[in-house]
């Protein structure tokens, strides 16, 4: 230098052919249960979906340009 993949909650990830309010598990907070802890049960908080721009009535999802990480190939001063 060329190609590919990934980026969504604190962590690990889903999200189908663009469309109703963005979700799960773990973790966190509160409550119930217990003498207490753990387990179990219930409830809650937490997101501008990597950044910028574009298309569209409408974008996490499509297009363009970047950024970061990983893999493959090439080049080698």
């Nucleotide at each position: 230098g060329g190609g590919c993949a990934u980026a969504u909650a604190g962590c690990u990830c889903a999200g189908c052919u663009g469309g109703u309010u963005a979700g799960a598990g773990c973790g966190c907070u509160c409550g119930c249960u217990u003498c207490a802890c753990a387990u179990g049960c219930g409830a809650g908080a937490g997101g501008u979906c990597c950044g910028a721009g574009g298309u569209u009535c409408g974008a996490a999802u499509c297009c363009u340009c970047g950024u970061a990480u990983g893999c493959c190939c090439a080049c080698c001063a």
Transfer RNA from Candidatus Termititenax aidoneus, 77 nucleotides, folded computationally. The prediction has a mean pLDDT of 80. Its Rfam family is "tRNA". About the family: Transfer RNA (tRNA) molecules are approximately 80 nucleotides in length. By type it is a transfer RNA. The sequence is in RNAcentral, with records from ENA.